[in-house]
Context: one part of a larger RNA
């Protein structure tokens, strides 16, 4: 000085309280220990490993086993030397492919030259030098990241003070999400952070109007008796919305309150008030945290095998146990029919997204239009609302298992895909002690898209929009954090 305290004082944060809705009991999924195995490839382990690397394990991928094969090697540069029907295709034949094997068929580029004569390259063989290792050491690094923590902190320079370590500034007295500001002060200034500068939503304005919008007027069709409504054109720029370029909020203005200050509360006005909502942004630094298997990289080890090619299995195993989901256990619910209203995406090698329209109970199939997409496709939004049935019952709940018969992908669905349709209906009565999320368009319900991708073990992840609540009295306790103080035999 710092760490530390079941020592003290302020503050603060879904930390506690308040309140919703979950996990912890059940199937199921997915990841992880154990286990088990010829492998069940590696990494991740308190918060900060466990649906994480994995935004796609049937072959591939793949790093694991088993078993078959290659050795200058799948790939890079260079040297040397060699072959002349080279190179490159490559039939028999051996095999699972891999690889071996080698009939036959057969080339190119400069140069020179009468001339396929010469010679030189690509290429090929053989040799060297060297390739190559998802072999090890994240305790040897680079770079990235995770966490404390978006917490308010954590330095420097002059200066003054102490023999020194150091202080001091940074404490103090108010304030603030803030070391925010404002007073004071042996300090005066700065630096990195806060804050603002970016991005997104939220109100207006102006320009621009296609594919997008349609109020007004004008035509033309259809229905209606009419009003009126549907629908194409023409036109329109008014409105939505699309885009771009500006306006705007700063405690500016009243009123109290405070030192007259910083600022706090109340109020006008405004679409928006006091940080307007959210994102991006992560200070010295700390856990010898995390990754040598993205990638790079020191050192080491393999070097006819710890390389490299393959077929087949495996990472999908199963007495256990844990985590994180999903769907449930019903009547604010199931089931049928009938009808609303989204947003944000995606179709770029069109081999893509596929309308209408036939077939099929359906998955899906034919078929075939329109679309390089504000035009056209995915697309149907769901929960809602309107009627009917169910009447508390392991049930018309719940859907797990299995049985059969199907559809797609793909070379190929046995190990080990998805889907669909009949049939089968299991465990489960709202969940011990425990214990996680959420403070507003939030949580808690409900659909929708996308990435990855042949296809899918997506219930995961990213994002979107519709519905739309409670509840904070206070800060005594509990986690965790910050400032000041105090005690310490720790550093």
């Nucleotide at each position: 000085u710092g760490a530390c305290g079941g020592g003290g004082g302020c503050c603060c944060g879904c930390a506690c309280a308040a309140g919703c809705g979950g996990u912890g009991g059940a199937a199921c999924a997915u990841g992880u220990g154990g286990u088990u195995u010829a492998a069940u490839u590696c990494g991740a382990c308190g918060c900060u490993a466990c649906g994480c690397g994995a935004a796609g394990a049937a072959c591939c991928u793949u790093a694991c086993c088993u078993g078959g094969g290659u050795u200058u090697g799948a790939c890079a540069u260079g040297c040397u030397a060699g072959a002349a029907g080279u190179a490159g295709c490559g039939a028999a034949c051996c095999g699972a492919a891999a690889g071996g094997g080698g009939a036959g068929c057969g080339a190119c580029u400069c140069g020179u030259c009468a001339a396929g004569u010469c010679g030189a390259g690509a290429g090929c063989u053989a040799g060297c030098a060297c390739a190559g290792g998802u072999g090890g050491u994240g305790c040897a690094u680079g770079g990235c990241u995770g966490u404390c923590g978006u917490c308010a902190g954590c330095u420097c320079g002059u200066g003054c003070u102490g023999u020194g370590a150091a202080g001091u500034g940074u404490u103090g007295g108010g304030u603030u999400a803030a070391g925010u500001c404002c007073c004071g002060c042996a300090a005066c200034g700065a630096g990195c952070g806060c804050a603002a500068c970016c991005c997104a939503c939220g109100u207006c304005u102006g320009c621009u109007g296609u594919u997008g919008c349609c109020a007004u007027c004008c035509g033309g069709g259809g229905c209606g008796u009419a009003a009126g409504c549907c629908u194409c054109g023409a036109g329109g720029a008014a409105c939505u919305c699309a885009g771009c370029a500006g306006a705007g909020a700063c405690u500016g203005c009243c009123g109290g309150c405070g030192a007259u200050a910083a600022g706090c509360u109340g109020g006008a006005g405004g679409a928006a008030g006091g940080c307007g909502u959210g994102g991006a942004u992560g200070a010295c630094g700390u856990c010898a945290a995390g990754u040598c298997c993205g990638u790079a990289c020191g050192c080491u080890c393999c070097u006819u095998a710890u390389a490299c090619c393959c077929a087949g299995g495996g990472c999908c195993a199963c007495a256990c146990a844990c985590g994180u989901g999903u769907u449930a256990c019903a009547a604010u619910g199931g089931c049928g029919c009938g009808u609303a209203c989204a947003g944000a995406g995606g179709g770029g090698u069109a081999u893509g997204c596929c309308a209408g329209c036939c077939c099929g109970c359906g998955a899906g199939g034919g078929g075939g239009a329109g679309c390089g997409a504000a035009u056209c496709c995915c697309a149907a939004a769901a929960a809602g609302c309107g009627c009917g049935c169910c009447u508390c019952a392991g049930u018309u709940c719940a859907g797990a298992u299995u049985g059969a018969a199907g559809g797609c992908u793909g070379c190929a669905a046995c190990u080990c895909g998805c889907c669909u349709u009949c049939a089968u209906g299991a465990a489960g009565a709202c969940g011990g002690a425990a214990u996680c999320g959420c403070u507003a368009g939030u949580a808690a319900c409900g659909g929708c898209g996308g990435a990855u991708c042949a296809g899918c073990u997506a219930c995961g992840c990213c994002g979107c929009c519709g519905u739309g609540a409670a509840u904070a009295c206070g800060u005594u306790c509990c986690c965790g954090g910050g400032c000041c103080u105090u005690g310490u035999a720790c550093a």